[in-house]
Context: one part of a larger RNA
């Protein structure tokens, strides 16, 4: 000089677009962040409809009314989306290439969707328990569960054969389910290369290194186990030690390089600490489950709840970082045939000069070069066309009128916002740093090696353009300076 997720001293009119815990991966009070499907499935209640009954507004009994509601069975969704970088020097990432694998919704083909059972929640009785929550016995449905059958193709295989599917609903057609293949996406798995820093870390290894066989797994493989066999890695840095998420890029430089990886995009790894494995196509699961520990809480002392590195707020830490906002209206997701419902994902408001852009704070004329300031050889000089003063303008901002696009047939949180027409009046809007040399810019008073200054040089001990204060000047200007990292 450029740069900033900056911060701090003064100082502040307005919009635009962007970004806001870099420190404690500290600890959380309260709300809200993942539901949804009644078109699988019985049951309750509620309107409503129609019968009885009398005490005339109450009870009792039926309903196909494609009504409304829902705690439970059950499905799909909670593996996405949103958070934080603690851990990781590794196939983690990047790039480029494999084979031995799997995929739920979604496309394409192709066959099929038969017959039959027991149950079991919720409901009803009796309990236990302060609570969370349970326990008995009775009941009952299904697209829940098991059985049969049948199944080219698929799996296995001694070629004889075995073995595995399904759910209904409707007048009927759409819709839906089951098995197989075929793509599509999406995930595991291996291997080449590339990836900080220390030698004041030189050896390091026993499931190590390889083979045969055999378990696992979706799959390959010491992944796991027998057994053999002794080999594997290393000055081209193993192995320890620090450090550290990687990249797309961003910063700087003419480059080469250096230096960072904040906001945005992709991967990895996390979810109080540390281990588990369940379901499931898909987790070893952030608002899922066990166990074990730290912390809080509840409590009748027997026992129980919990997990903000999610949006918002508190605490504490810190120089230092926001609103316990508004909509599901557009994007997108989840579930549902569909209306819809839920979505702190997302979109908009708010706040902050953090940063980058725009625009204003007037404008022309105006010498009696007024008045005050300061300087001064006292004669003038300077402030200064600068101000009055006299003619205009209305950008921003006010104030009162209509008033949009984003939205496909309907819907607009942002909004009465943007932007448009109108009115009024110079009216509401300028500071901050510097002025010995580097460096653009001088003078007076004050102070007297005091008080202070400084980036480096150095300035101050009675005439300081280097300290303070004026006056006047330089420079950026809704900013300026200081600091503080990086190049």
């Nucleotide at each position: 000089g450029a740069a900033c997720g900056a911060a701090c001293g003064c100082u502040g009119g307005c919009g635009g677009c962007a970004g806001g815990c870099c420190u404690a991966a500290c600890a959380c009070a309260u709300g809200c962040a993942a539901g949804u499907c009644g078109a699988a499935c019985g049951a309750a209640g509620g309107c409503c409809c129609g019968g009885a009954g009398c005490u005339u507004g109450c009870u009792c009994c039926g309903g196909u009314g494609u009504c409304c509601u829902u705690a439970g069975u059950g499905g799909c969704a909670g593996a996405c989306g949103g958070g934080a970088u603690a851990g990781u020097a590794a196939c983690g990432c990047g790039u480029g290439g494999g084979a031995a694998u799997u995929u739920g919704c979604c496309c394409a083909a192709u066959a099929g969707u038969a017959c039959g059972g027991a149950a079991u929640a919720a409901c009803u009785g009796c309990g236990g328990g302060a609570a969370a929550c349970u326990g008995c016995a009775g009941c009952u449905a299904a697209u829940a569960c098991c059985g049969u059958a049948u199944a080219c193709g698929c799996c296995c295989u001694c070629c004889g054969g075995g073995g595995g599917a399904a759910a209904g609903a409707c007048c009927u057609u759409a819709c839906a389910c089951u098995a197989u293949u075929g793509g599509a996406u999406g995930a595991g798995c291996c291997c080449g290369c590339g990836u900080c820093a220390g030698a004041u870390u030189a050896g390091c290894u026993u499931g190590u290194u390889g083979g045969u066989g055999a378990g696992g797994u979706a799959a390959u493989g010491g992944c796991u186990c027998a057994c053999c066999a002794a080999g594997g890695c290393a000055a081209c840095g193993a192995u320890c030690u620090g450090u550290a998420g990687c990249u797309g890029g961003u910063c700087u430089g003419a480059g080469a390089g250096g230096a960072c990886g904040a906001c945005c995009a992709g991967c990895c790894a996390c979810a109080c600490u540390g281990g588990g494995a369940c379901u499931g196509a898909g987790a070893u699961a952030c608002g899922g489950c066990c166990c074990a520990g730290a912390c809080u809480c509840c409590u009748a002392c027997g026992g129980g709840a919990g997990g903000c590195a999610g949006c918002a707020g508190u605490g504490g830490g810190g120089a230092a970082u926001a609103u316990u906002g508004g909509a599901c209206a557009a994007u997108g997701g989840g579930c549902g045939c569909a209306a819809g419902c839920c979505u702190g994902a997302u979109c908009c408001a708010g706040c902050c000069a953090u940063a980058c852009c725009g625009c204003g704070u007037g404008u022309g004329u105006g010498a009696a070069g007024a008045a005050g300031g300061c300087c001064u050889u006292a004669g003038g000089g300077u402030u200064g066309u600068a101000a009055a003063g006299c003619a205009c303008u209305u950008u921003c901002a006010g104030c009162a009128g209509g008033g949009a696009c984003a939205a496909a047939a309907a819907u607009g949180a942002c909004g009465g916002u943007a932007g448009c027409a109108g009115c009024a009046g110079a009216a509401g809007a300028a500071g901050c740093u510097c002025c010995g040399g580097c460096u653009a810019a001088c003078u007076c008073c004050g102070u007297g090696c005091c008080a202070g200054c400084a980036g480096c040089c150095g300035c101050g001990g009675u005439a300081a353009u280097a300290c303070g204060g004026a006056g006047g000047g330089g420079g950026c200007u809704a900013a300026c300076g200081u600091u503080g990292u990086u190049c």